[in-house]
Molecule: transfer RNA
Organism: Methanosarcinaceae archaeon
């Protein structure tokens, strides 16, 4: 050059048309003499950028960046 697979809250991630899930981290309360662990809640996403298609894009297409693999 070419092919394939991925970017989604701080970190790893689930969703494949109907504005997005968990789990560890953070917050705050309950417990405890006090931490840890537990149990309730709560905050935290331009869903890599553009730009198409649709009433309706995190999903489809289409170009760009980055990564990871593999081919010459």
């Nucleotide at each position: 050059g070419c092919c394939u697979c991925g970017g989604u809250g701080g970190c790893u991630u689930a969703g494949a048309g109907g504005u997005a899930u968990a789990g560890c981290a953070c917050c705050u309360g309950c417990u405890u003499g006090g931490u840890a662990a537990g149990c309730a809640g709560g905050a935290g996403g331009u869903c890599a950028c553009g730009g198409g298609u649709c009433c309706a894009a995190u999903u489809c297409c289409c170009g760009u960046c980055c990564g990871a693999g593999g081919c010459u």